[in-house]
């Protein structure tokens, strides 16, 4: 690379450089010359892994060494099943909301 198991509607931006792209990928939207990626400093949020404390255990709380992150819900749809509604050429098809699953994806922690 693939596999496994958790989470992903909450939080959190400043400066230098640099000079047009960026949000993963089609589509829709959006962000951007009031300066985009991309790298450099520092800050900041979370608290997976760690460590410490309490505790018989579940559990809890404190720290911030290892990751990880700082527009918008993982920006939103895209499969499926199901609710409400509307329409129509009406044993059924579409259109719009809306749940709940999936997929894919991204993080971390395993394990080979």
């Nucleotide at each position: 690379a693939g596999c496994u198991c958790a989470u992903c509607a909450a939080g959190a931006c400043g400066g230098g450089u640099g000079g047009a792209g960026g949000g993963a990928a089609g589509g829709a939207c959006c962000c951007u010359u009031c300066g985009a990626a991309g790298c450099c400093c520092g800050g900041c949020c979370a608290a997976c892994c760690u460590g410490c404390c309490u505790c018989u255990u579940c559990a809890g709380g404190c720290a911030a060494g290892g990751u990880g992150g700082c527009a918008a819900a993982g920006u939103c749809c895209a499969u499926g099943c199901g609710a409400g509604u509307c329409g129509c050429u009406u044993u059924g098809c579409g259109g719009c909301u809306c749940c709940c699953a999936g997929a894919c994806g991204a993080u971390g922690a395993g394990g080979a």
Predicted 3D model of a 112-nucleotide RNA (SAM riboswitch aptamer (S box leader)) from a Planctomycetota bacterium. Its Rfam family is "SAM riboswitch aptamer (S box leader)". Its family is annotated with regulation of gene expression in the Gene Ontology. About the family: The SAM riboswitch is found upstream of a number of genes which code for proteins involved in methionine or cysteine biosynthesis in Gram-positive bacteria. The sequence was found by an Rfam model in a public genome assembly.